The RNA shown here (small-subunit ribosomal RNA) has 1544 nucleotides and comes from a Fidelibacterota bacterium. Taxonomically the source falls in Fidelibacterota (Bacteria, Pseudomonadati). It matches the Rfam family "Bacterial small subunit ribosomal RNA".

């Protein structure tokens, strides 16, 4: 000076919501790997796995100033050539002895849950080589042995025997004390055991020299080594208090185990070790045993608390091939020493040796993975020496790896025609996009080069100077300074030239980034949701975009996020959690007041919390990583002082907490033992006579042997009606007839006593429905199992008849239920009304009423708060407190394995693995129900008439065919597209011909007046193709009339055209259906955390969400109604072709003339119907109901008109149209066939089965339409269907036209007919180019089948059904169809119980693709994980015995001058063996359940009253899900009662 700075969320259950809940992501980190790419430096780091195995080399030696001793070489000599001498070498190398040092450093992390760490102490129970300081010494002697010679064993390794010799090696004597052992008083201290100082005595303990300098040769002196004492330092050693993982499916453990004496033993205490003695010690605060794991400081990561780690570096600790051992020593029970045992490699002469990388290096092997047999002692450190030095794989430094952190680079700046290429495109264009190309610069790093070389730590000869000294010498200090030392590193300067240097991943949401192709539920993607089935922003690929950067993804692992183990900071009525209840021990907590300690707390404080790390400030490397200083910080133990509210502890009081006592209550509280009625069943008579009994119906059963019915008497058992009640009582299960005996507990009221005695409550101990189980009674009903009848597709079930066990009682045991208020006990506190049990004070009163008050129990409404929410709310699920128990995704499972409990059934306790994205609670809208209420409709019923049966006619479906062209499939597909298939239509649906710019269209080209248009032959099915001919005609603009254009039409090519082909699940547009149902929505405000609600619900009325009234709603749209057409009544106006009353004319007759506008029509404008008016009735309302007026009365009839929306309803074959397909064919043109095909089946329809009718004869009376390629008159011909002919008419004018039913007349008389006509023959007619396949009509003949039609099932409520005929469109022709049109013209509605369908409210749900929903289980097939399992195979601890090696330790002989040797025993005592257990793993033949897996079997158990409410505990049965008996729960739906309760 500066230092505490910090906390996000998202995706995912659902049709939408809120909530519980798991899963997932986004972030940081790593000793990492793995996939792709890699330019350069620094500073870090690197076998995590087999503590496996190890070839090489090297990691620990050193001292000549302690001793003996003396090779190699080369050199001169001699020489019997073997070799010898002799000096150099040599103040030497290698070996010996001997000293010090190898116990340090370095490796690992196997074992260890322990005084191993780690903190805080303590040794008055202790040791320390070499270093420092201080005292005192170092005198004097002796015998040895290696090396060495020789000499012998042995392959080796290496041993042996004699002989010589030295020391700072070894041993004696001496000397000694403040050393050490023994008795002693004295002082002081003290944890009472002791200790510490100072002292007497008495015994014991030592030593070694070398080298420098002087120097009077006596000795001084220095340095270093030496002995001994004393202290210091340093280093260890034991010992204590805390603190250090997991799981009770390890609850009991221990014999040297606890202690004491004694001994021994060690540097020291101590069961360390003996022997003896006592029977202790340790545990639920977790002992023993099992599993795992080296521990800190630290790193990560988090806001922080935590959580996870323990690589690198620090400290401590084990370990050193595995087990055991001591020896040397100051220090080991010793990584690179020894002994000995096991394994395992090497040598090997078989006789017997040798060997440990977990030091650096490498090597194989494991494995995803992890380095070079470097270099140097130059710096730091160590060892040894006096010193040079010598040794150091310690350590300094290089290599290897993008394994990690920083730092730098890959150029800068200008540059639009926005080139080219790519990519996309609406084809205009945009996108890469100022990037690049260019043009101008710069030079980092790599890269070459040249000069100077240079920095540098560090030892240091020598010199000066102090210091010491007798000294100028030696040693110390300080300065000056020649010289030497480098593994390694590198600085500056030139030169060149943009040149050598970028990738990865991502891009559907989380989440930054989108577009094309190509794929076609396939390939494949994918962290969570999820993506692909032909238009993938989600695979692949390409463009183009974000991200990060020499990186960039993946994968693992961990912490966050996740408040998802909640201390800080969760919950348990319904989501996962209150034990079934209750006593009660440890624990934990505790009521007032007062005095006193000071453990908890709190302040000051004093030591410790190594150093490195963090973290602030400065510094040093060009910056940063990375280092240096200092400072904060270590939130911790531990000690001292002082306080004394709290909380504890002591010691006393107190009374409200509890508890006792009096007096009163109330009660299905408990046990016993007696007892009582009514039903019931058997028993035995009686009367009696044909059935009963039982179901939806029914049968099984009992009955003429006398049943059921009914009287009587008698047994038996079990329950205990009325009273009886959201009343009592009990902890709770769970108590109900009366009577007596015993006996818990509660409330109230008053007083008084005890004096905190209390509350919870792990373990524990008790009571615990019903079932069930053991003896042994009992046994009326009921009733699981069983048996039997029914139902059923089957019914191992629901429903009947039967019926054992069981229900009942005694004793014993089980210990569990939806033991529920799904709500643990206790204590206080917080609005209210109301009500019922039980007291209690007052008051007032004739009272048993009544009113206030008060306590305690049982309800129900509510205020605030709480709650996901429903819903709680003085009986908390609200405020708090105190104790217990219990959650921590679903399933696997309350299951296995283990315990342990039971006589069994089973019961407590309670996991993994596997799998899934979810499982859930609670409210919404919806939908749905074999829930419920209202209402409605030809939905029923009440009635007519049909259809199904028969011929036929038509449509489908099947069949068949060369082909029978598609389309339409419950209502809502079938007389449907088709209002009219002989060619044609007509589809390529079949045969077969034929064409290819095409039958159509546009654009560009070729050609020249080719062109239309006409005649005409060949060929042929025809289309077409192939030739000739004639100039009659017809040809566009412009023209200077020479001509020029070259439009139209032909022709040539090229773009294209064409498609009744696919996709109606890519669409548009039309269209069908719920449904002409009354619904379906908005907008503001309200209410709710929120999906939503309210408005649109209620009361009422309507054909209607029609209106009215109320109302947190107020308004408003889409529909309904109403405007529109039609049609029924009057008016006005107009009268031709319509009319014709009055008037005139005429006529056989006819509105036929004249005229009229009255009437009927016609077609144009109004009028009229509004619940207007009256009466009820109703809320003074809307409205209904009756009636009056009127042609017509409550939307007068009929029409059009169809709301938001369902049905991926129908149409790509009506029409656009997207994408696919086809292009000498799927396109076009012709010819024939074919859509008509027929064992069969259904649909729709005509004819009929006759007398209400047929025939045959009269005679009547419509309305709406059509007519010029047409309607077609009178007329004649034809038996007719027609023909002949052509009068009128583009029509109120002529024409189809005859209307039929009906009405009179007349026949037939119940039959297959005089019904009915099918079906066949023959003859004919119409249409048409054509009638066979295949048209319609007619005439004679034939006369099929049918006598009103099963089950079932259509249509219609009035001018309707029914019945009669008319006309149209389509059309050459064809109509039982379809669309219109009029004639005659009923019957029936008591109603909404049922059957369909629909509105609206409510209700329930596990449905949302909505009930054609959802969904349980066995069988079957596959996959996968796991329990049992006869066995089989290992691994760990342990006990017992046996063997007993190396070795200390005792304990004897023996031998001897020490010192020691030496032989034998004896305890212990690794390995090792043998036995029965135990514990824990693999594997197994069978075996089990469990878990998944588009389309397998078999029923349908749950979910709605789910069609037998449904779950729960037990028990039995049963392919199966289940059933069924008990008992218990609403987490059960509808009705009814009752009780309570909300308003006034």
């Nucleotide at each position: 000076a500066c230092a505490a700075u910090g906390g996000a969320g998202a995706g995912u259950u659902u049709g939408a919501u809120c909530c519980u809940g798991g899963c997932u992501c986004a972030g940081g980190a790593c000793g990492a790997a793995c996939g792709c790419u890699g330019g350069c430096g620094g500073c870090g780091u690197g076998c995590u796995u087999a503590a496996c195995a190890c070839a090489u080399g090297c990691a620990a030696g050193u001292c000549a100033a302690g001793g003996a001793g003396a090779a190699c070489g080369a050199a001169u000599c001699c020489u019997u050539c073997g070799g010898g001498a002799u000096a150099c070498u040599a103040u030497u190398a290698a070996a010996c002895u001997g000293g010090c040092g190898a116990a340090c450093g370095g490796g690992u992390g196997a074992g260890u849950a322990a005084c191993a760490c780690g903190u805080a102490g303590g040794c008055a129970a202790c040791c320390u080589a070499c270093c420092u300081c201080a005292g005192a010494g170092a005198u004097u002697g002796g015998g040895a042995u290696a090396a060495c010679u020789u000499c012998g064993g042995g392959a080796a390794a290496c041993c042996g025997g004699a002989g010589c010799u030295a020391a700072u090696a070894c041993c004696g004597a001496a000397u000694a004390a403040u050393g050490c052992a023994g008795c002693g008083g004295a002082u002081c201290c003290u944890u009472c055991g002791g200790g510490a100082u100072a002292u007497g005595u008495u015994g014991u303990u030592a030593a070694a020299g070398u080298g420098g300098g002087c120097u009077u040769c006596g000795g001084c002196u220095c340095a270093c080594a030496c002995u001994u004492u004393g202290a210091g330092a340093u280093g260890g050693g034991c010992c204590u208090g805390c603190g250090u993982c997991c799981g009770a499916u390890u609850a009991g453990c221990u014999u040297g185990u606890u202690g004491g004496u004694a001994a021994g033993g060690u540097a020291a205490c101590g069961g360390c070790u003996u022997a003896c003695c006592a029977a202790g010690g340790c545990u639920g605060c977790g002992a023993c045993g099992g599993g795992u794991a080296c521990c800190g400081g630290g790193g990560c990561u988090g806001a922080g608390a935590g959580g996870c780690u323990g690589a690198u570096c620090c400290g401590g600790c084990a370990c050193a091939u595995u087990g055991g051992g001591a020896c040397u020593g100051a220090g080991a029970c010793a990584c690179u020493g020894c002994c000995c045992a096991g394994a395992c490699c090497c040598c090997c002469a078989c006789g017997g040796g040798g060997g440990g990388c977990u030091g650096c290096a490498g090597u194989a092997a494991c494995g995803a993975a992890u380095a070079u047999u470097c270099c140097g002692c130059a710096a730091u450190g160590g060892g040894c020496g006096a010193a040079a030095g010598c040794c150091u794989g310690a350590c300094g430094g290089a290599g290897c790896g993008a394994c990690g952190c920083c730092g730098c680079g890959u150029g800068u700046g200008g540059g639009a025609u926005g080139a080219a290429g790519u990519c996309u495109u609406u084809c205009g264009g945009g996108a890469u996009g100022u990037a690049a190309a260019c043009c101008a610069c710069u030079g980092u790093c790599a890269g070459g080069g040249c000069u100077a070389c240079g920095g540098a730590a560090g030892c240091a000869a020598u010199c000066c100077g102090c210091u010491a000294u007798a000294a100028u010498a030696c040693c110390g200090c300080g300065g000056g300074g020649c010289g030497c030392u480098g593994a390694c590193c590198u600085a500056u300067c030139c030169c060149a030239g943009a040149g050598g240097a970028a990738g990865c991943c991502a891009c559907g949401g989380c989440u930054a980034a989108c577009u094309u192709c190509g794929u076609g539920c396939c390939a494949g993607c994918a962290g969570c949701c999820g993506c692909g089935g032909u238009a993938a922003u989600a695979c692949g690929a390409a463009g183009g975009u974000g991200g990060c950067g020499a990186g960039c993804g993946u994968u693992g692992u961990u912490c966050g996020g996740a408040a998802u183990c909640a201390c800080u900071g969760g919950g348990c009525u319904u989501a996962a959690a209150g034990a079934g209840c209750a006593c009660g021990u440890a624990g934990g907590c505790g009521g007032u007041u007062u005095g006193c300690c000071a453990a908890g707390c709190a302040u000051u404080u004093g030591g410790u919390g190594a150093a490195a790390u963090c973290c602030c400030u400065c510094a040093g490397c060009u910056c940063a990583a990375c280092u240096g200083a200092g400072g904060a910080a270590u939130u911790g133990c531990c000690g001292a002082a002082u306080g004394a509210a709290c909380u504890g502890g002591u010691a006393g009081a107190c009374u409200u907490g509890a508890g006792c006592u009096g007096c009163a209550c109330a009660g299905g509280g408990g046990c016993g033992a007696c007892u009582g009625g009514a039903a019931c069943u058997c028993u035995a008579g009686g009367u009696g006579g044909a059935g009963c009994g039982g179901u939806g119906a029914a049968a099984u059963g009992c009955g003429u042997a006398g049943a059921u019915a009914u009287c009587u008497a008698g047994a038996g058992g079990a329950a205990c009606g009325c009273c009886a009640g959201u009343g009592g009582u009990g902890a709770a299960a769970a108590c109900g007839g009366g009577u007596c005996g015993c006996u818990g507990g509660g409330u109230g009221c008053a007083u008084g006593c005890u004096g905190a005695c209390g509350c919870u409550c792990a373990g524990g101990u008790g009571c615990g429905a019903a079932a069930g189980c053991g003896u042994g009674g009992g046994g009326a009903g009921c009733g699981a199992a069983c048996g039997g009848g029914a139902u059923u597709a089957g019914a191992u079930a629901c429903c009947c008849c039967g019926g054992u066990a069981g229900u009942c009682c005694a004793c014993g045991c089980u210990g569990u239920a939806a033991a529920c208020g799904a709500u643990g006990g206790g204590c206080a506190c917080u609005a209210g009304g109301u009500u019922c049990g039980g007291g209690u004070a007052a008051g007032u009163u004739u009272g048993a009423c009544c009113u206030u008050u008060u306590c305690c129990g049982g309800g129900c409404c509510g205020a605030a708060g709480c709650u996901a929410a429903a819903g709680u709310a003085c009986u908390a699920a609200g405020u708090g407190c105190c104790c217990c128990g219990c959650c921590u995704g679903g399933g696997g499972a309350g299951u296995a394995c283990g315990g342990u409990c039971g006589c069994a059934a089973g019961g407590c306790u309670a996991a993994a693995a596997c799998u899934c994205a979810a499982a859930g609670g609670a409210a919404u809208u919806g939908a749905c129900g074999g829930g419920g209420g209202c209402u409605c409709a030809c939905a029923c019923a009440a009635g007519c008439g049909g259809u199904g049966g028969a011929g036929c006619a038509u449509g489908u479906g099947g069949c068949u065919c060369a082909a029978u062209u598609c389309g339409a499939g419950g209502c809502a597909a079938c007389g449907c597209g088709a209002a009219g298939a002989a060619c044609c239509u007509u589809a390529u649906c079949c045969u077969g011909g034929g064409u290819u710019u095409g039958a159509c269209a546009u654009g560009g080209u070729u050609g020249g007046a080719u062109g239309c248009c006409c005649u005409u032959g060949g060929u042929g099915a025809a289309a077409g193709c192939c030739a000739a001919g004639u100039a009659a005609g017809c040809u566009g603009c412009c023209u200077u009339c020479g001509g020029g254009u070259g439009a139209a039409a032909c022709u040539u090519c090229c773009a294209c055209a064409g498609g009744u082909g696919c996709u109606g699940c890519a669409u548009g547009g039309c269209u069908g259906u719920c449904g002409u149902c009354a619904g379906c929505u908005c907008g503001u405000g309200c209410u709710g955390u929120g999906a939503a609600g309210u408005g649109u619900u209620g009361g009422g009325u309507u054909a209607a969400g029609u209106c009215c009234c109320c109302u947190a709603a107020c308004g408003a749209g889409c529909g309904a109604a109403a405007c529109c057409c039609u049609u029924g009544u009057c008016u006005c106006u107009a009268g031709u072709u319509a009319c014709c009353a009055g008037c005139g004319a005429g006529u056989a007759a006819u509105g036929u003339c004249g005229g009229g506008g009255a009437c009927u029509c016609u077609a144009g404008a109004g009028a009229g119907a509004c619940u207007g008016c009256c009466g009820g009735u109703g809320u003074u309302a809307a409205a209904c109901c009756g009636g009056a007026g009127g042609a017509a009365g409550g939307u007068g009839g009929g029409g059009a008109u169809g709301a938001c929306g369902u049905c991926a309803a129908g149409u790509c074959c009506u029409c656009a149209u997207g994408g696919c397909c086809u292009u000498u064919a799927u396109g076009c043109c012709c010819a024939g066939g074919g859509c008509u095909g027929c064992a069969c089946a259904c649909g729709u329809g005509c004819u009929a089965c006759a007398a209400u009718g047929g025939u045959c004869g009269g005679u009547a009376c419509a309305a709406a339409c059509c007519g010029a390629a047409g309607c077609g008159a009178u007329a004649c011909c034809g038996c007719g269907a027609g023909g002949u002919g052509g009068a009128g008419c583009a029509a109120a004018u002529c024409g189809g036209a005859a209307a039929a039913a009906a009405c009179c007349g007349a026949u037939c008389u119940c039959a297959g007919u005089u019904c009915g006509g099918a079906u066949u023959g023959c003859a004919g007619g119409c249409u048409g180019c054509a009638a066979u396949u295949u048209g319609c009509c007619u005439g004679c003949a034939u006369g099929a089948a049918g006598u009103u039609g099963g089950a079932a099932u259509c249509g219609c409520u009035a001018g309707u059904a029914a019945u009669c005929g008319c006309a149209g469109a389509u059309c050459a022709g064809c109509a039982u169809g379809c669309u219109g049109c009029g004639g005659u013209g009923a019957a029936u509605a008591u109603g909404u119980u049922c059957c369909u369908g629909a509105g609206c409210c409510u209700u329930g749900u596990a449905c949302a693709c909505a009930c054609c929903g959802c969904c349980c289980g066995u069988c079957a097939a596959g996959u996968c994980a796991c329990g049992g399992a006869a066995g089989c195979c290992g691994g760990g601890a342990g006990u017992a015995c046996c063997u007993g090696a190396a070795g200390u330790c005792c304990c004897g002989a023996c031998a001897a001058u020490u010192c020691g040797g030496c032989c034998g025993g004896g305890c212990c005592g690794a390995u090792g063996g043998u036995a029965a257990g135990u514990u824990u793993g693999g594997u197994a033949a069978c075996u089990g359940g469990g878990a998944c897996u588009a389309a397998g079997u078999c029923g349908u158990a749950a979910c709605a009253a789910g069609g037998u409410a449904g779950c729960c505990g037990u028990a039995g049965g049963g392919g199966a899900a289940c059933c069924u008996g008990c008992g218990g729960c609403u987490g059960g739906a509808u009705c009814a009662c009752c009780u309570c309760c909300u308003u006034u």